The RNA shown here (Bacterial RNase P class A) has 312 nucleotides and comes from a soil metagenome. Model confidence (mean pLDDT): 76 of 100. The sequence is in RNAcentral, with records from MGnify. Its Rfam family is "Bacterial RNase P class A". Rfam describes the family as follows. Ribonuclease P (RNase P) is a ubiquitous endoribonuclease, found in archaea, bacteria and eukarya as well as chloroplasts and mitochondria. It is annotated as a ribozyme. Gene Ontology terms of the family: tRNA processing, dimeric ribonuclease P complex and ribonuclease P activity. Of the family's consensus pairs, 94% are formed in the model.

[in-house]
RNA sequence: GACCGAGCAGCCGCGGAGGUAACGACCUUCGAGGAAAGUCCGGACACCACAGGGCGCGGUGGUCGGUAACGCCGACCCGGGGAAACCCGCGGGACAGUGCCACAGAAAACACACCGCCUACGUCCGCUCCGGCGGGCCGGCAAGGUUGAAAUGGUGCGGUAAGAGCGCACCGGCGCCGCGGUGACGCGGCGGCCAGGUAAACCCCACCGGGUGCAAGACCAAGCAGGACCGUUUGCAGGCUGCCCGCCGAGGUCCAGGUCGGUCGCUUAGAUGGAUGGCUGCUCAAGACAAAAUCCGGCUUACAGGUCUGCU
Numbered sequence: 001g002a003c004c005g006a007g008c009a010g011c012c013g014c015g016g017a018g019g020u021a022a023c024g025a026c027c028u029u030c031g032a033g034g035a036a037a038g039u040c041c042g043g044a045c046a047c048c049a050c051a052g053g054g055c056g057c058g059g060u061g062g063u064c065g066g067u068a069a070c071g072c073c074g075a076c077c078c079g080g081g082g083a084a085a086c087c088c089g090c091g092g093g094a095c096a097g098u099g100c101c102a103c104a105g106a107a108a109a110c111a112c113a114c115c116g117c118c119u120a121c122g123u124c125c126g127c128u129c130c131g132g133c134g135g136g137c138c139g140g141c142a143a144g145g146u147u148g149a150a151a152u153g154g155u156g157c158g159g160u161a162a163g164a165g166c167g168c169a170c171c172g173g174c175g176c177c178g179c180g181g182u183g184a185c186g187c188g189g190c191g192g193c194c195a196g197g198u199a200a201a202c203c204c205c206a207c208c209g210g211g212u213g214c215a216a217g218a219c220c221a222a223g224c225a226g227g228a229c230c231g232u233u234u235g236c237a238g239g240c241u242g243c244c245c246g247c248c249g250a251g252g253u254c255c256a257g258g259u260c261g262g263u264c265g266c267u268u269a270g271a272u273g274g275a276u277g278g279c280u281g282c283u284c285a286a287g288a289c290a291a292a293a294u295c296c297g298g299c300u301u302a303c304a305g306g307u308c309u310g311c312u
Base pairs, nucleotide, nucleotide: 001308002307003306004305006283007282008281009280010279011278012277014031015030016029017028018027019026020025033289037300038299040298041297042296043295044294045213046212047211048210057209058208059207060206061205062076063075064074065073066072077091078089079088080087081086092204093203097202098201099198100197101196114145115144116141117140118139122137123136124135125134126133127132153171154170155169156168157167158166172194173193174191175190176189177188178187179186180185217264218263219262220261226255227254228253229252230251238248239247240246
C1' cells in the first nucleotide's frame, strides 16, 4: 500500500419479485457494509426565488493536472525533520493602509543610548622640560556588555580618534537581467540595495457561492365546509307569506382547492409499525467494529484476527 473479515451442511423463521393454486397453502429466486456510522464537504434530483449592476456576507488559498463537482485525489515546488525509505506543513500578501508586540529592557520601529568606547575637529581650564600631558564642555560611535520570543544582515580582514557595508572576500536576503520549466520555482550574472515580527488582528488580492432539503416534491382522493346550474311538471319537503313575483332552501348534476388515507419519487435489498434472524453438527473456531431508508463522489472516525505485496 492492497485485500479478507468466519466457512460449509441441515432445519425453523422474516421481507421483495415471479409462478402454481384458490383462501389451507406450496414452489423458484434474491435479500446490508468496508465502513451502511458521523452527517463534515461536493454533486445529481426536487421545489421556491431571480432584469442588470453594486455594496455586504460566507468559503477556499504553493503550482499544474484529474473530475459532473469538491475543502477530494495525483504529481511536482518550497520550508522543516530523518542515515534512509519516507513523514509533517490552516503553504496567497507585512513597501496598500490601520492596529498590536505582555514582562524585561536605553530602545519593540523611521525612534533610541543604561553600562560602555573615542577625544581626531572646535572651545575652556590646569600643568609644562614648550615637544606636549591631564581634565571639562560641545560632540562622535553602536564594536562589546545588558533585556527579551524577537534588537536595525552574519563571519573574517582592512580601515578609523573610536566606530560603522565605510571598503573588500564568502554566506544570507532583496531588486534587475539572462537561461531552463506549462507553472509554483530553480540556476547563473550584476547592483552594498540591507528591509524586525504578527494576517489563527482588521484588512488587501484571486477564485467560488441564491435558499431549502426526499418530512424535497408529484398524482389520486373519503368526510366536513365551498362554488356554478337546475330547482320544472300530473305526481316529489319547507320558510319569509293568505296569493303572485322574488329570495332562502330540501334534493339533483357538475366543478375547484384539498384533510384522513393511498400511490409514485424509491433503486436486481428496497421497508413505511419498517425484512435479512435463530438452532444443531463439523472445521487450524470462540468470530472485531457495526447494520441500509432518494442516489452517487469523497473525507473523518470505529475495527478481534488474518492474507498478499513494495521499499529502507